[in-house]
RNA sequence: GGCCCCGUCGUCUAGUGGUCGAAGACAGUGCCCUUUCACGGCGCAGACGCGAGUUCGAUUCUCGCCGGGGCUA
Numbered sequence: 001g002g003c004c005c006c007g008u009c010g011u012c013u014a015g016u017g018g019u020c021g022a023a024g025a026c027a028g029u030g031c032c033c034u035u036u037c038a039c040g041g042c043g044c045a046g047a048c049g050c051g052a053g054u055u056c057g058a059u060u061c062u063c064g065c066c067g068g069g070g071c072u073a
Base pairs, nucleotide, nucleotide: 001072002071003070004069005068006067007066010026011025012024013023018056028044029043030042031041032040049065050064051063052062053061
């Protein structure tokens, strides 16, 4: 350099055009429980890499860029 795959809360994963409100686990935090801690229960906050295009509508499809990984020369 060429080809392929991936980029979603702090971390790990779902979701793959709309009526879903972006869901779950761990972590964080508030309250309850407990003599206290731990465990447990109920909440809260927290994310679609960036730009353009298609579409009535994009996290999802297309293109480019950026980043990561693999194969190949």
Source information:
The RNA shown here (transfer RNA) has 73 nucleotides and comes from a Solirubrobacterales bacterium. It matches the Rfam family "tRNA". It is annotated as a transfer RNA. Model confidence (mean pLDDT): 80 of 100.